[in-house]
RNA sequence: GGAGUCGGCCAGGCAAUCGCUGUCUCUUCGGAAGCAGAGGAAAGUCCGGGCUCCUUCGGACGGGGCGCCAGGUAACGCCUGGAGGGCGUGAGCCCAUGGAAAGUGCCACAGAAAAUAUACCGCCGGGGGCAACCCCGGUAAGGGUGAAAAGGUGCGGUAAGAGCGCACCGCGCGACUGGUAACAGGCCGCGGCACGGUAAACCCCGCCUGGAGCAAGACCAAAUAGGGGAGCAGGCAGGCAACUGCCACCGCCGGUCCCGAGCGGGCUCCCGGGUAGGUCGCUAGAGGCGGACGGUGACGUCCGUCCCAGAUGAAUGAUUGUCCUCGACAGAACCCGGCUUAUUGCCGGCUCCGACG
RNA sequence: GGGCGAUUAGCUCAGCGGUAGAGCGCUGCACUCACAUUGCAGAGGUCACUGGUUCGAAACCAGUAUCGCCCACCA
Numbered sequence: 001g002g003a004g005u006c007g008g009c010c011a012g013g014c015a016a017u018c019g020c021u022g023u024c025u026c027u028u029c030g031g032a033a034g035c036a037g038a039g040g041a042a043a044g045u046c047c048g049g050g051c052u053c054c055u056u057c058g059g060a061c062g063g064g065g066c067g068c069c070a071g072g073u074a075a076c077g078c079c080u081g082g083a084g085g086g087c088g089u090g091a092g093c094c095c096a097u098g099g100a101a102a103g104u105g106c107c108a109c110a111g112a113a114a115a116u117a118u119a120c121c122g123c124c125g126g127g128g129g130c131a132a133c134c135c136c137g138g139u140a141a142g143g144g145u146g147a148a149a150a151g152g153u154g155c156g157g158u159a160a161g162a163g164c165g166c167a168c169c170g171c172g173c174g175a176c177u178g179g180u181a182a183c184a185g186g187c188c189g190c191g192g193c194a195c196g197g198u199a200a201a202c203c204c205c206g207c208c209u210g211g212a213g214c215a216a217g218a219c220c221a222a223a224u225a226g227g228g229g230a231g232c233a234g235g236c237a238g239g240c241a242a243c244u245g246c247c248a249c250c251g252c253c254g255g256u257c258c259c260g261a262g263c264g265g266g267c268u269c270c271c272g273g274g275u276a277g278g279u280c281g282c283u284a285g286a287g288g289c290g291g292a293c294g295g296u297g298a299c300g301u302c303c304g305u306c307c308c309a310g311a312u313g314a315a316u317g318a319u320u321g322u323c324c325u326c327g328a329c330a331g332a333a334c335c336c337g338g339c340u341u342a343u344u345g346c347c348g349g350c351u352c353c354g355a356c357g
Numbered sequence: 358g359g360g361c362g363a364u365u366a367g368c369u370c371a372g373c374g375g376u377a378g379a380g381c382g383c384u385g386c387a388c389u390c391a392c393a394u395u396g397c398a399g400a401g402g403u404c405a406c407u408g409g410u411u412c413g414a415a416a417c418c419a420g421u422a423u424c425g426c427c428c429a430c431c432a
Base pairs, nucleotide, nucleotide: 001353002352003351004350005349006348007347008346009345012323013322014321015320016319017318018317020037021036022035023034025032026031039329043340044339046338047337048336049335050334051213052212053211054210055261057260058259059258060256061255063209064208065207066206067205068082069081070080071079072078083097084095085094086093087092098204099203103202104201105198106197107196120143121142122139123138124137125136126135127134128133151169152168153167154166155165156164170193171191172190173189174188176185177184178183217280218279219278220277227271228270229269230268231267232266234247235246236245237244238243249265250264251263252262273431274430275429287306288305289304290303291302292301293300294299324327358428359427360426361425362424363423364422367381368380369379370378375412383399384398385397386396387395405421406420407419408418409417
């Protein structure tokens, strides 16, 4: 110098004028002064929680999600540390990574055969034939097909062969050692091998899981036709009657013609009518910053300090001047923790390559 | 703001993980004096895009883009 990799920071600055939203003070009630005023993603709405309402009462079945191990956390599909596998010369990065010896399904074409093994060419034995070759049997070492072919190498063995036998390697099981565990290790024993792939196919195992969402929901005010249609809505007993009681029926846990508990009794659906005003929810919070301690780390505990948008046709802007490195993606709408996506500039650590000293 | 759904030929839509299809439309030929109908033949596809799983993806799983639908209160 080039290429790469990981981590962090910033998000144009200043001044003047005119506006906008909130809050607070003063007020002659007209207004005036002060202070504060978007983000790292406010985004996608992909996960997880808080909060609110629905009877979050239990069970059964069903549905959905997650999936190596340990920890962190309010919780998570997130994060940290580790294990195993893969990529890269390396720094480093990636992995939905439980189970295929519970079962079922699928594996197109090609190929003999795609999972109960099997035999096209070949090899070997027997028979036939003058011969080319044909028939019967054995075999799976070699060829060929395919993404994938039923352990590999060598020696023995054999008619030819073959875990058929043996040695080594691989594999499986058990014990042992280390580790909290995932897992690893090689000394040992057993097994000739019994185990092709696919679970982001059904499924099995383990764990988690009620639904809806601030247009949730609470209160005040105003207005109208508390209108029309469809469906389902019973018996018995008492009473003169209103009604009461029992059983049945219906509705309520927004997956169930399910079961039980509890509550309510006319309910459900469609069409139509009226109003589109205000207050709360609404921002002090798993909050920011600094420090100490514990921990490899995510993070936790303690102390100090600060208050940092709350709009509702919806504010956070416009103009001018000036400076610089000339400014990307982009605009809160109940609030947090993550992930993903978009994106400007700068800084630092580390790795590889080249050149020079 | 919140909740759902769709994307396959020019249009409307099918599509068990194994060669992408149907109807209408378009082009050419035949039939006719000519047109229509009809018959025959043909063209036309980044299965919205980017990754992953798989031997293999339009389909299965993630992410992105575009389009569409629904919602307030009162009695």
About this RNA: Predicted 3D model of RNase P RNA and transfer RNA as a complex of 432 nucleotides. Model confidence (mean pLDDT): 80 of 100.